Record summary:
Predicted 3D model of a 345-nucleotide RNA (Bacterial RNase P class A) from a Bacillota bacterium. It is recorded under the gene name rnpB. The coordinates come from a structure-prediction model, not an experiment, and the mean pLDDT is 75. Its Rfam family is "Bacterial RNase P class A". Rfam describes the family as follows. Ribonuclease P (RNase P) is a ubiquitous endoribonuclease, found in archaea, bacteria and eukarya as well as chloroplasts and mitochondria.
RNA sequence: CAACCAGGUCAGGUGAUCGCGCGGCCGCUGCGCGGCCGCGAGGAAAGUCCGAGCUCCACAGGGCAGGGUGCCGGGUAACGCCCGGUGGGGGCGACCCCAAGGAAAGUGCCACAGAAAACAGACCGCCCGGCUGCGGCCGGGCAAGGGUGAAAAGGUGCGGUAAGAGCGCACCAGCGGCCAGGCAACUGAGCCGGCUUGGUAAACCCCACCCGGAGCAAGACCAAAUAGGAGGGAGACAGAGUGGCCCGCUCUUCCCUCGGGUUGGUCGCUGGAGCGGCCGGGCGACCGGUCGCCUAGAUGGAUGAUCACCCUCGACAGAACUCGGCUUACAGGCCUGGUUGUCGU
Numbered sequence: 001c002a003a004c005c006a007g008g009u010c011a012g013g014u015g016a017u018c019g020c021g022c023g024g025c026c027g028c029u030g031c032g033c034g035g036c037c038g039c040g041a042g043g044a045a046a047g048u049c050c051g052a053g054c055u056c057c058a059c060a061g062g063g064c065a066g067g068g069u070g071c072c073g074g075g076u077a078a079c080g081c082c083c084g085g086u087g088g089g090g091g092c093g094a095c096c097c098c099a100a101g102g103a104a105a106g107u108g109c110c111a112c113a114g115a116a117a118a119c120a121g122a123c124c125g126c127c128c129g130g131c132u133g134c135g136g137c138c139g140g141g142c143a144a145g146g147g148u149g150a151a152a153a154g155g156u157g158c159g160g161u162a163a164g165a166g167c168g169c170a171c172c173a174g175c176g177g178c179c180a181g182g183c184a185a186c187u188g189a190g191c192c193g194g195c196u197u198g199g200u201a202a203a204c205c206c207c208a209c210c211c212g213g214a215g216c217a218a219g220a221c222c223a224a225a226u227a228g229g230a231g232g233g234a235g236a237c238a239g240a241g242u243g244g245c246c247c248g249c250u251c252u253u254c255c256c257u258c259g260g261g262u263u264g265g266u267c268g269c270u271g272g273a274g275c276g277g278c279c280g281g282g283c284g285a286c287c288g289g290u291c292g293c294c295u296a297g298a299u300g301g302a303u304g305a306u307c308a309c310c311c312u313c314g315a316c317a318g319a320a321c322u323c324g325g326c327u328u329a330c331a332g333g334c335c336u337g338g339u340u341g342u343c344g345u
Base pairs, nucleotide, nucleotide: 001341002340003339004338005337006336007335008334009333010332012310013309014308015307016306017305018304020040021039022038023037024036025035026034027033028032042316046327047326049325050324051323052322053321054215055214056213057212061247062246063245064244066211067210068209069208070207071085072084073083074082075081086100087098088097089096090095101206102205106204107203108200109199110198123146124145125142126141127140128139129138130137131136154172155171156170157169158168159167173196175193176192177191178190179188180187181186219267220266221265222264229258230257231256232255233254234253238252239251240250241249274293275292276291277290278289279288280287281286311314
């Protein structure tokens, strides 16, 4: 210098004028108006996919059904997230990716081809015996060789045999046990064993762990209004809360339809598992200590418009109860560490 990898970060700037929402102070004719001051979108505010807080239903209880997660250890309020490992796969490498429990609990399935697709089997063959019209046929043994297939019941060699075969032996692969290392997943030169149990669980299923429901239009309070009606149903073995079901629990004369009234205000509503600096612990996620900071809160819903100057000419996109994650969208720039090449010294 080039190509690349990992992590982090910024998200046009400055000024003027006019507006908008909220808060504080002051003034005026206290429902408001005016003035001054302060604050006023994001890294994703998005998708609403996970996990929580909070609220109500019982301080959410028992069972069935159902759903989720799925190597190990750790972090966390919690998680399906994150960190560090193990195993597998990819890349020369930095590094990246993985729904990664169990197939000797059971069941199912394995297209085509093939004799046979899982309690093995025998098409061509090989061997022995018998018969023969010499082409073969019958009975028995075998699974080494050929052939089919994605996959054929360990591989190679020697022995052995009528021919063969883990039938025996040596080595190798796999499995189980012992031993060693590691908290564990797992790994390993070594020793022993029996010869050897195909694949598929994003098929049923089994195992372990987790999961009650509804959601801020949750929910609470204040004010206002009201009907006294009609019809229907059930009336405690009932109805509603209650939601997949049952039990249980709570309340009660209740529920449904028609008709009628109200649909204003306050709270919840933003100071929090908060953000930043420094110090300490940890490989890290993260944790602890200390100092500092306050950073939207609307309810027809604010966060804008115009002008001027500058630059590298500006992407995706707009809060609605709040957090922790994940995912998706995104112009351009900057920083840190690293890899592989090339050139020079």